[in-house]
This is a predicted structure of a 73-nucleotide RNA (transfer RNA) from Polypedilum vanderplanki. It matches the Rfam family "tRNA". The family's RNA type in Rfam is transfer RNA. The prediction has a mean pLDDT of 81.
RNA sequence: GUCUCUAUAGCUCAGUCGGCAGAGCGUGUGGCUGUUAACCACAAGGUCGCUGGUUCGAGACCAGCUAGGGACG
Numbered sequence: 001g002u003c004u005c006u007a008u009a010g011c012u013c014a015g016u017c018g019g020c021a022g023a024g025c026g027u028g029u030g031g032c033u034g035u036u037a038a039c040c041a042c043a044a045g046g047u048c049g050c051u052g053g054u055u056c057g058a059g060a061c062c063a064g065c066u067a068g069g070g071a072c073g
Base pairs, nucleotide, nucleotide: 001072002071003070004069005068006067007066010025011024012023013022019056027043028042029041030040031039049065050064051063052062053061
């Protein structure tokens, strides 16, 4: 330098053919009990990497950029 994959909650990751942003773990509160752990219930937590574009509507499609992984030279 070229090609390719990835970027979504604190962490690991889903999200189909464009139409309500989710799960597990963690955290907080409550329940349970001799206490802790476990277990049960509930809750908080999101600029969907950034900037534009397409569209009635974008996490998803298009362009550019940034960061990380891989392949080739």